[in-house]
This is a predicted structure of a 79-nucleotide RNA (c-di-GMP-I riboswitch aptamer) from a bacterium.
RNA sequence: CUCCGACAAUAGCAAACCACACCGAAAGGGUGGGACGCAAAGCUACGGACCCCUAUAAUGAGGUAGCCGGGCCACCGAA
Numbered sequence: 001c002u003c004c005g006a007c008a009a010u011a012g013c014a015a016a017c018c019a020c021a022c023c024g025a026a027a028g029g030g031u032g033g034g035a036c037g038c039a040a041a042g043c044u045a046c047g048g049a050c051c052c053c054u055a056u057a058a059u060g061a062g063g064u065a066g067c068c069g070g071g072c073c074a075c076c077g078a079a
Stems, first nucleotide, its partner, number of pairs: 004077002012038002017033004022029002036066001042072003046069003049064003053060001
């Protein structure tokens, strides 16, 4: 340095569900609560996949990073 990931240590994230006199047409998102899980469940829609369809009919707009892959970056250190 790379792989790896422990009945280690320190920190972190937060599914379902609930609330909202928050945003959106929808999918979905935000904030607060919550905790199923996560060693990248950090960032990124680049490829695939899936979701949505007001205007629009396009080789279109939007969404999911907790579906898979790619890219970028990162804490700890037993075997």